[in-house]
Context: one part of a larger RNA
Molecule: large-subunit ribosomal RNA, domain IV
Organism: Saprospirales bacterium
RNA sequence: CCGUGGCUAAGGAACUAGGCAAAAUCGACUCGUAACUUCGGGAGAAGAGUCUCCCCCAAGCAAUUGGGGGACGCAGUGAAGAGGCCCAGGCGACUGUUUAACAAAAACACAGGACUCUGCAAAAUCGUAAGAUGCUGUAUAGGGUCUGACACCUGCCCGGUGCCGGAAGGUUAAGGAAGGGGUUAGGGGUUAAACCUCGAAGCUUUUGACUGAAGCCCCGGUAAACGGCGGCCGUAACUAUAACGGUCCUAAGGUAGCGAAAUUCCUUGUCGGGUAAGUUCCGACCUGCACGAAUGGUGUAACGAUCUGGGCACUGUCUCGGCCAUGAGCUCG
Repeated sequence: CCGUGGCUAAGGAACUAGGCAAAAUCGACUCGUAACUUCGGGAGAAGAGUCUCCCCCAAGCAAUUGGGGGACGCAGUGAAGAGGCCCAGGCGACUGUUUAACAAAAACACAGGACUCUGCAAAAUCGUAAGAUGCUGUAUAGGGUCUGACACCUGCCCGGUGCCGGAAGGUUAAGGAAGGGGUUAGGGGUUAAACCUCGAAGCUUUUGACUGAAGCCCCGGUAAACGGCGGCCGUAACUAUAACGGUCCUAAGGUAGCGAAAUUCCUUGUCGGGUAAGUUCCGACCUGCACGAAUGGUGUAACGAUCUGGGCACUGUCUCGGCCAUGAGCUCG
């Protein structure tokens, strides 16, 4: 010097990103206990008192218990271990699960909700197959996808993409009538050969009438399918604003609810609360850069080693340091 442990006047979070760490609370019994609530909870809420010894009275067989009085000490729950609490908000309903070794969470799961596929040799999955799982199950079953307790709800758009259904027409693969070209056994021309010409079958190449399923085009449905949910101008007897009107575009122009929000750029928006002082926090406002309804919306008791703000208690976190104990620690001797 460092590590570990202990004490510390006065103050008591002034420390700090943040009360991180430490301190404090801690047992038993009695009393007492709010908002809110899904009536179970919340709750050990919070908070208060008692705890040793002696005497007296009462009850009891007694241990002891109740009432009254008194005594001593630093200390009367205890040798130790053994809750800090309250208020408000966000997120997630909850118990659970997770990045073995930087993340435990608001992420995953969840019961519940919905859509969809599947009639059993099921769908789906593994496998080349046999076969297996599904299942010794059978639509109150099984698979997939989304949402995520509960309460109140879940608006409009099917134009695009997807899926489902439809089948009149268009398009359309393999097939292919018929024709054309190449090749040539042979015929003809030539005295003969070369060469020229005609040319069957076969092979090959090409054009292609005609036939032609699914698909696509087409018609319809479907958003708890993927997704989407406007602009400009004018208008009221102060002003301002615009219930109202006009116009353009669209498949339809964002409903309820919520809103500077885990979403708000401008922004420390504005107002109110809390503080002496508040970029955070809480309550409002709405001008929503760029909320919004199962990519769920808004609430919500309980729950949480969750995140944010405030308070009480408490303290060496700090003002601001000091002292003590301890160590095969480090350094120096």